This is a predicted structure of a 73-nucleotide RNA (transfer RNA) from Candidatus Huberarchaeum crystalense. Rfam family: tRNA. Gene Ontology term of the family: triplet codon-amino acid adaptor activity. Rfam describes the family as follows. Transfer RNA (tRNA) molecules are approximately 80 nucleotides in length. By type it is a transfer RNA. The RNAcentral record of the sequence draws on ENA.
């Protein structure tokens, strides 16, 4: 340099033809034990990589950056 693909919570992923952002684990309090684990209930926790366009609305489409990967030369 040239193609393809990924980007969402602390980790590991989901959210399909554009309509309320989620789950699992992990944190945190309470119960429940003699304590610890285990088990249940609740709750934090998010600039959906970035900046632009389209739209009444955009994680979802369109462009152009950034970073991670794989081929290609």
């Nucleotide at each position: 340099g040239g193609a393809c693909u990924u980007g969402u919570a602390g980790c590991u992923c989901a959210a399909u033809u554009g309509g309320c952002a989620g789950a699992g684990c992990g944190u945190u309090a309470c119960c429940u034990u003699g304590a610890c684990g285990u088990g249940g209930u609740a709750a934090a926790g998010g600039u959906u990589c970035u900046c632009a366009g389209u739209u009444c609305g955009a994680u979802u489409c369109u462009g152009a950056g950034c970073a991670g990967g794989u081929c290609c030369a």